[in-house]
Context: one part of a larger RNA
C1' cells in the first nucleotide's frame, strides 16, 4: 500500500447490489420445514337445516355428503435444505479404464396384457394398560398377495462362428430347462344379451426385451501440509487354491498353503487439515485462504446394526446401547434444530419466532390442483462495494468575534451577511408498472385416430382468469436552501504550525523517541493537512 464473513472508538443523510455465529458438531421451549393420488380399493360421520312422530326424555327421514376423516394400495419421501466434527484417504483434482458392473421415473423400437385362488386393515365386538399402545374373536375390497397358462434376441446348459494378446464379448443352432402381467377412467352406430354387459374404440396404467440419455459404483497412473528430537512397520498382514459373497473385481470374508509385503525416492507413528472451481496479494514467479456462489466428499445426539427399496446402511425412518432431557399410577414411556426462524449459554462478535407460492424449480397427480422455511420477497446491521447528497453564482483593500502580533498589522476568509439562482435526496399530494406466460375454461379453423361429424390428443386464433413484493419502482405536482459533516492527523519517516497550560509530573508512542520552565512531540485554543457517510484503531493475510 492492498484486502477482510471482521471488532472496537467517535460520528451518521439517502439509494442500488451483496454479506451476516469465523467461538461450544453445546443444549434447546414454540411453530413451520415432504407429501399427494377417489381416474388403484373398501368403509364412512358430525354440526347446522327441513319434515314426520313423541311418553317432551328423545326417536326417524331427507339435505349436508358419498363431503370431512383414518385405513388398504402407488409413487415420492435417498431430492432439495443444513453442517465441517470426522478425514493426509483413489477422500478430492486431473487424465483414463470396466474383456468385472447396476439403474426407479424419462425417450425410441418390439411383443403381450388370458384364466382362477385364499387373505388382510379398516369396520364391529369382547378384552389389557396411566399412558404410549396392544391381545383375541368376526366381516370385506384391490392395480395389495399367490399359483396355473403363454413366451422370446431374457437367463441356465450344450454345439460352432467372429473380433482380440486373452473371452467372461457379439452373432448362430439346439428335441432342451425356468421365469410374466391389472386393471382403472371415457365415447359408441349396427347385431347379440341373463340388461350387469358382450362387441368396437381412445386416455392411463401394467408385463417383458432391445438400445438411448442422464445418473451410480468400482479400479488405476499422476499431483496433495508439518514433523526424523517419530526409523524400522505389518498376520488377513503379501500371494496362491477351493467356497462364500456382491451390481460387480477384489482377503471383501472363510479353509487350507506358501512367506510374503512397505520403509531415507521417508514406510509407521505423532501433529494439524474437508478437497477443487476460485479467493487475497503480487509486475511476475511465488506467498496466503477455502466465507459468500458452483462441483465433489463426510456427517446428523454418540456408538454399533440391518429392513425397505431402482437408488439409503437413510438429518425431519426401524432396531440395539449410552449419555442427557422429559412424561409416569412406578409396571412403564416419549425425543433429538449442523432445516427456517427463535431461546439459553460461549464470545469483541454475526439478524425476523415476517409475507407468498405471484415468478424458477421440485414431489404426487389424466387434470383441476395440493405440497414445497427449496425459492421469490420484505424486513435489520455503514459489515463491504457502488452511486448521489448536504447547495449554486456574484458578494469588502476585508463586518462582527476569535487568534496571533514586531501593536503597524497578520490570519480566520469570499468565508459569513446579504442579491439572484436551482431542486438533486428527504417531505405531502396525485398517478401508477414490468415482472405472466404457461395451464384452464369458452367459441371457431386445422390435424391425427377411428366404422365414427361419439371420445380422446396435437396445432392455430380470439376472449376471460392468476402479483407476495405493493400503491413499491418510476413519473407529475407543491413548498422551501429549508431537514443532512464528521473522523483522524499536524517533530522526522509523512501532507500539514503557533499561542497558552503543564514542568521526566501529567502524560504521548507504529520505529527513532518527546516530557527535568518558553515543548511546532503532552493537554487545550487558533490555524492548517488528509480522507469523506464515513474516519481512526486492533487483529489477519500478502
Nucleotide at each position: 500500500g492492498a484486502a477482510u464473513c471482521a471488532a472496537c472508538g467517535c460520528u451518521g443523510g439517502c439509494g442500488g447490489c451483496g454479506u451476516g455465529c469465523c467461538u461450544u458438531a453445546u443444549a434447546c421451549a414454540u411453530g413451520c420445514a415432504a407429501g399427494u393420488c377417489g381416474u388403484a380399493c373398501g368403509c364412512g360421520a358430525a354440526a347446522g337445516c327441513g319434515g314426520c312422530c313423541u311418553u317432551c326424555g328423545g326417536g326417524c327421514c331427507g339435505c349436508g355428503a358419498g363431503u370431512a376423516g383414518a385405513g388398504u394400495g402407488g409413487c415420492a419421501a435417498a431430492c432439495g435444505g443444513g453442517u465441517g466434527a470426522g478425514u493426509a484417504c483413489c477422500g478430492c483434482g486431473u487424465g483414463g479404464g470396466u474383456g468385472a458392473c447396476c439403474u426407479g421415473c424419462c425417450u425410441u423400437c418390439g411383443a403381450g396384457u388370458g384364466g382362477g385362488g385364499g387373505a388382510u386393515a379398516a369396520c364391529c365386538u369382547u378384552c389389557c394398560g396411566a399412558a404410549a399402545g396392544g391381545a383375541g374373536g368376526g366381516c370385506u375390497a384391490a392395480u395389495a398377495c399367490c399359483g396355473c397358462a403363454u413366451a422370446a434376441c431374457a437367463u441356465c446348459c450344450c454345439g460352432c462362428c467372429c473380433u482380440u494378446g486373452g473371452a467372461u464379448g457379439g452373432g448362430u443352432g439346439g428335441u432342451g430347462a425356468u421365469c410374466a402381467a391389472a386393471g382403472u377412467c371415457g365415447g359408441g352406430g349396427a347385431u347379440c344379451u341373463u340388461c350387469g354387459g358382450a362387441c368396437c374404440u381412445g386416455g392411463c396404467g401394467c408385463u417383458u426385451g432391445a438400445a438411448g440419455a442422464g445418473g451410480g459404483a468400482c479400479c488405476c497412473g499422476c499431483g496433495u501440509c508439518c514433523g526424523a528430537u517419530u526409523a524400522g512397520c505389518u498376520u488377513g498382514u503379501u500371494g496362491g487354491u477351493g467356497g462364500g459373497g456382491u451390481a460387480g473385481c477384489g482377503g471383501c470374508c472363510u479353509a487350507c498353503c506358501a512367506a510374503g509385503g512397505c520403509g531415507a525416492c521417508g514406510a509407521u507413528c505423532g501433529g494439524u487439515a474437508g478437497c477443487c472451481g476460485g479467493c487475497c496479494u503480487g509486475a511476475g514467479a511465488g506467498g496466503g485462504c477455502g466465507g459468500a456462489c458452483g462441483g465433489c466428499c463426510a456427517c446428523a445426539c454418540u456408538g454399533g446394526g440391518a429392513c425397505u427399496g431402482a437408488g439409503a446402511c437413510a438429518c425431519g425412518g426401524c432396531c440395539c446401547a449410552g449419555a442427557c432431557u422429559u412424561c409416569u399410577a412406578c409396571g412403564g414411556g416419549a425425543g433429538g434444530c449442523a432445516g427456517c426462524a427463535g431461546u439459553a449459554a460461549g464470545g469483541a462478535a454475526u439478524u425476523g419466532u415476517u409475507c407468498g407460492c405471484a415468478a424458477u424449480g421440485g414431489g404426487c397427480g389424466c387434470a383441476a390442483g395440493c405440497c414445497u422455511g427449496a425459492c421469490g420477497a420484505c424486513g435489520c446491521a455503514a459489515c463491504g462495494c457502488c452511486g448521489c447528497g448536504u447547495g449554486g453564482a456574484g458578494g469588502a483593500c476585508g463586518a462582527a468575534g476569535a487568534u496571533c502580533u514586531u501593536c503597524g498589522g497578520g490570519u480566520u476568509g469570499u468565508a459569513a451577511a446579504c442579491u439572484c439562482c436551482u431542486g438533486u435526496c428527504a417531505a405531502g399530494c396525485g398517478g401508477g408498472a414490468a415482472g405472466a406466460a404457461c395451464a384452464g375454461c369458452a367459441u371457431g379453423c386445422g390435424g391425427g385416430u377411428u366404422a365414427a361429424u361419439a371420445c380422446c390428443c396435437c396445432g392455430c386464433a380470439u376472449g376471460c382468469c392468476u402479483g407476495a413484493c405493493g400503491g413499491u419502482a418510476c413519473c407529475g405536482c407543491u413548498g422551501a436552501a429549508g431537514g443532512a459533516a464528521g473522523c483522524c492527523c499536524c517533530g522526522g519517516c509523512u501532507a500539514a504550525c503557533u499561542c497558552c497550560g503543564u514542568g521526566c509530573c501529567a502524560g504521548c508512542a507504529g520505529c527513532c523517541g518527546c516530557g527535568g520552565u518558553a515543548a511546532u512531540a503532552c493537554g487545550g485554543g487558533g490555524g492548517g493537512g488528509g480522507c469523506a457517510a464515513g474516519c481512526g484503531u486492533u487483529g489477519u493475510u500478502c